The part of an RNA shown here (small-subunit ribosomal RNA, 5' domain) has 487 nucleotides and comes from a Bacillota bacterium.

[in-house]
Context: one part of a larger RNA
RNA sequence: GGACGAACGCUGGCGGCGUGCUUAACACAUGCAAGUCGAACGGGUAGCAAUACCAGUGGCGGACGGGUGAGUAACGCGUGAACAAUCUACCUUGUAUUCUGGGAUAACACUUAGAAAUAGGUGCUAAUACCGGAUAAGACCACAGCUCGGCAUCGGGCAGGGGUAAAAGAAUUUUGAUACAAGAUGAGUUCGCGUCCCAUUAGUUAGUAGGCGGGGUAAAAGCCCACCUAGACUUCGAUGGGUAGCCGGCCUGAGAGGGUGAACGGCCACACCGGAACUGAGAACGGUCCGGACUCCUACGGGAGGCAGCAGUGGGGAAUAUUGGGCAAUGGAGGAAACUCUGACCCAGCAACGCCGCGUGAAGGAUGAAGGUCUUCGGAUUGUAAACUUCUGUCGCAAGUGAAGAAGAAUGACGGUAGCUUGUAAGAAAGCCACGGCAAACUACGUGCCAGCAGCCGCGGUAAUACGUAGGUGGCGAGCGUUGUCC
Numbered sequence: 001g002g003a004c005g006a007a008c009g010c011u012g013g014c015g016g017c018g019u020g021c022u023u024a025a026c027a028c029a030u031g032c033a034a035g036u037c038g039a040a041c042g043g044g045u046a047g048c049a050a051u052a053c054c055a056g057u058g059g060c061g062g063a064c065g066g067g068u069g070a071g072u073a074a075c076g077c078g079u080g081a082a083c084a085a086u087c088u089a090c091c092u093u094g095u096a097u098u099c100u101g102g103g104a105u106a107a108c109a110c111u112u113a114g115a116a117a118u119a120g121g122u123g124c125u126a127a128u129a130c131c132g133g134a135u136a137a138g139a140c141c142a143c144a145g146c147u148c149g150g151c152a153u154c155g156g157g158c159a160g161g162g163g164u165a166a167a168a169g170a171a172u173u174u175u176g177a178u179a180c181a182a183g184a185u186g187a188g189u190u191c192g193c194g195u196c197c198c199a200u201u202a203g204u205u206a207g208u209a210g211g212c213g214g215g216g217u218a219a220a221a222g223c224c225c226a227c228c229u230a231g232a233c234u235u236c237g238a239u240g241g242g243u244a245g246c247c248g249g250c251c252u253g254a255g256a257g258g259g260u261g262a263a264c265g266g267c268c269a270c271a272c273c274g275g276a277a278c279u280g281a282g283a284a285c286g287g288u289c290c291g292g293a294c295u296c297c298u299a300c301g302g303g304a305g306g307c308a309g310c311a312g313u314g315g316g317g318a319a320u321a322u323u324g325g326g327c328a329a330u331g332g333a334g335g336a337a338a339c340u341c342u343g344a345c346c347c348a349g350c351a352a353c354g355c356c357g358c359g360u361g362a363a364g365g366a367u368g369a370a371g372g373u374c375u376u377c378g379g380a381u382u383g384u385a386a387a388c389u390u391c392u393g394u395c396g397c398a399a400g401u402g403a404a405g406a407a408g409a410a411u412g413a414c415g416g417u418a419g420c421u422u423g424u425a426a427g428a429a430a431g432c433c434a435c436g437g438c439a440a441a442c443u444a445c446g447u448g449c450c451a452g453c454a455g456c457c458g459c460g461g462u463a464a465u466a467c468g469u470a471g472g473u474g475g476c477g478a479g480c481g482u483u484g485u486c487c
Stems, first nucleotide, its partner, number of pairs: 001487004006483005013358006019351002021316001026314003030311003035060003040057002043054004067270003076195008086187002091183008099133004108123006145158005196242003203233003208230004213225003245267004249260004272292005294305004322348001324347003330344001331342004361391004371382004396424006405414001431476005436457003442471005452459002
């Protein structure tokens, strides 16, 4: 000098765009944040009916979106490869099929236990819920044949016996379901290289290292198990300890480098703490179960909860905002659609927290007014500064008009906002720091090694340009200075 998610002191007019718990991954009152489908199904309530509403069965979605950085020094991340070792709902393309039967069950009714949460019994009923049978281009498993190819195990193609599926709804445009093949998307796994500090951490390791066989997984593998071998890692830093999410980037620097990982984007991890499975194409912030701590309800028998979602509260702290509006746009879920939901998102509110822009007037104006300060008492300076005259209207205020954002009919939270026009009136709008040298800017008074200043050198003990005040001056300016951190 530059930078900041900053804080503090003094001061503070406006606008645009951004940003805003860095500390306690501390605890949370309250509201909202994930539903939707009646064109899958049977009921209940209201109604004469059409129809509307309601819970339930069923489907899809709650694995996305949103938050946080505790853990993690790791194939976690970055980068480059590999899968002849893999899966992929919805979507797109193609081929084939959609035949025939059955038994339940919730809702509901009655009833039992209970304070409640809820649990149970009896009876009835439906389906695109569930379960049989038939069919089998193709797919899968084992056996065995031919052929082509490769990258160790092998991969592709072609001819026989066993097992596996389907569902209808609406009503005349279609939409579904099942199997297979391909695409797209998403995910899983493996490997090369890179990835902080400590040697005042030097040895570590028994499923440990490898093999054979088996189990297991969507999938290779000590991933797991039985047996066998005795190996494997390490001063090119193993093991241990500390610290830490990683990156694109950001800051600085001529660069090399150093620092950093807020906002935005990608990946990972976590969801009160620990563990587990279920469902599902895929797994768990607002799902389930178990243990623990804490909080709440209780009729003491037993139950309920999880803001590191958006607001908000307490606490911690130098310190960080509204319990706001809207689904109008973009995007997402469901639905054939109308539409519903969406604290994602779009907006508004608060904060000079940052960056950028604008203003606080312009021109003329000497009697160089008054006042202040200094003075050698002559004057000098404040100073064209003011007064005064003539203007202008950014901004402010008032009135009128009034958007784009909405592709094509409708639909605008923002918002009567931005903008435009007219009127008004210089009217509301300047401070902060410094002035000994570094370093631009000096005098007077007070004080008298006191009170105090100070980044370094250092100032102050009776004329202090260094303390305090005043006048003047310098610098920056809606900011200025200080502190902290990095280069």
Notes:
The organism belongs to Bacillota, within Bacteria.